Notes
Transfer RNA from a Candidatus Parcubacteria bacterium, 72 nucleotides, folded computationally. It was read from a public genome assembly. Rfam family: tRNA. By type it is a transfer RNA. The coordinates come from a structure-prediction model, not an experiment, and the mean pLDDT is 82. NCBI's taxonomy places the organism under Bacteria, Bacteria candidate phyla, Candidatus Parcubacteria.
RNA sequence: GCCGUGGUAGCUCAGGGGUAGAGCAAAGGACUGAAAAUCCUUGUGUCGACAGUUCAAAUCUGUCCCGCGGCA
Numbered sequence: 001g002c003c004g005u006g007g008u009a010g011c012u013c014a015g016g017g018g019u020a021g022a023g024c025a026a027a028g029g030a031c032u033g034a035a036a037a038u039c040c041u042u043g044u045g046u047c048g049a050c051a052g053u054u055c056a057a058a059u060c061u062g063u064c065c066c067g068c069g070g071c072a
Base pairs, nucleotide, nucleotide: 001071002070003069004068005067006066007065010024011023012022013021018055026042027041028040029039030038048064049063050062051061052060
């Protein structure tokens, strides 16, 4: 340099046009003499950046940035 793949919550990841979710973690509450465990509740994330298409974009298209793999 070319090709492929990925970038979404603190972490690991779903979601593939119609106002974004799970698990873990964290916070608050219940319980306890006090803890642990258990149970209940809590998510306003510029969806990597900028443009384009569309009534509507995390999702489609283009360029760029970053990670991983392959070829050279």